[in-house]
Context: one part of a larger RNA
RNA sequence: UUGGGCGUAAAGGGAGUGUAGGCGGAAGCUUAAGUUAGAGGUGAAAUUUCGGGGCUCAACCCCGGACUUGCCUUUGAUACUGGGCUUCUUGAGUAUGGAAGAGGAUGAUGGAAUUCCUGGUGUAGCGGUGGAAUGCGUAGAUAUCAGGAGGAACACCAAUAGCGAAGGCAGUCAUCUGGGACAAUACUGACGCUGAAACUCGAAAGCGUGGGGAGCAAACAGGAUUAGAUACCCUGGUAGUCCACGCUGUAAACUAUGGAUACUAGGUAUCGGAGGAGUCAAUCCUUCCGGUGUCAAAGCUAACGCAUUAAGUAUCCCGCCUGGGGAGUACGAUCGCAAGGUUGAAACUC
Numbered sequence: 001u002u003g004g005g006c007g008u009a010a011a012g013g014g015a016g017u018g019u020a021g022g023c024g025g026a027a028g029c030u031u032a033a034g035u036u037a038g039a040g041g042u043g044a045a046a047u048u049u050c051g052g053g054g055c056u057c058a059a060c061c062c063c064g065g066a067c068u069u070g071c072c073u074u075u076g077a078u079a080c081u082g083g084g085c086u087u088c089u090u091g092a093g094u095a096u097g098g099a100a101g102a103g104g105a106u107g108a109u110g111g112a113a114u115u116c117c118u119g120g121u122g123u124a125g126c127g128g129u130g131g132a133a134u135g136c137g138u139a140g141a142u143a144u145c146a147g148g149a150g151g152a153a154c155a156c157c158a159a160u161a162g163c164g165a166a167g168g169c170a171g172u173c174a175u176c177u178g179g180g181a182c183a184a185u186a187c188u189g190a191c192g193c194u195g196a197a198a199c200u201c202g203a204a205a206g207c208g209u210g211g212g213g214a215g216c217a218a219a220c221a222g223g224a225u226u227a228g229a230u231a232c233c234c235u236g237g238u239a240g241u242c243c244a245c246g247c248u249g250u251a252a253a254c255u256a257u258g259g260a261u262a263c264u265a266g267g268u269a270u271c272g273g274a275g276g277a278g279u280c281a282a283u284c285c286u287u288c289c290g291g292u293g294u295c296a297a298a299g300c301u302a303a304c305g306c307a308u309u310a311a312g313u314a315u316c317c318c319g320c321c322u323g324g325g326g327a328g329u330a331c332g333a334u335c336g337c338a339a340g341g342u343u344g345a346a347a348c349u350c
Stems, first nucleotide, its partner, number of pairs: 004321003007304002012318001014201004021194003025088007033081002035077008048066007091191001092188004096183002103177007110154001115149007125136002162169002206247006215241002220236004258317006266295011299306002323350003332343004
């Protein structure tokens, strides 16, 4: 390479936007590039192969045919693909309507709790553990009441719920703003799908500058435990956690399952929308569309399991895998302030 694969055995890029490229709905006309048929030219000879012949046979040699799978020219065919033109509405999109939502950004604001400060009451303990001790406390702690300060997070509602491309998103209110679903019409008329490169977003930790700092808490200190205890437990405690701006670009970034489209039994729960029935209130039933779960048929699977939200049946496009270790290492390149990231071997060994 061919082939086979990628939920758990090696393997889906963390996610999106999108360039090139690849692929692409229905009808008609045209063209004839791909495709296909005929003819001609060429495709050296030897070799190969088939038939025949010559050395007594064979090797060997000679003659003829085939082969030379290709290329060029030319004449046709037009189903499919491509090019051109015209048309269409089912894919895609736009407009209108009433609803849903922790989607995003900025600002404002609320109560509970922890800590600290001030004052009152009050007295000998508090705290902590398996048991203790370190620690705090007669300079009045813990407890309790009142007042104040400050930071961070938002109990109940709360869900097997919702929203978002993913990361993720939760007190309340306001402003600005993105996306999706549904309903009924109207409009555009294939405008689509995927997507190397590129660009953008991307938890936590970490980094830079400046703020902030209540609680928690790497490091660190002390007390225990232990044979030891650089731990688990306890008392403290600094970075950090928070904010602004910039960087980093990684995670079991997981549904360990790339995206799109079509098709293929059902049951049940729930969220959003629409329709129908109803005693028109509650509610219930029922139908359709979109989402989120669960159980399960066919089918698939090594099994576990998946099963209209597929891991089923197919098509298109991208990414990736090819025994374990060495190794996500070395070297080079590139990005980064650094930490390090991305790309990514070999010797050797089993």
Molecule: small-subunit ribosomal RNA, central domain
Organism: metagenome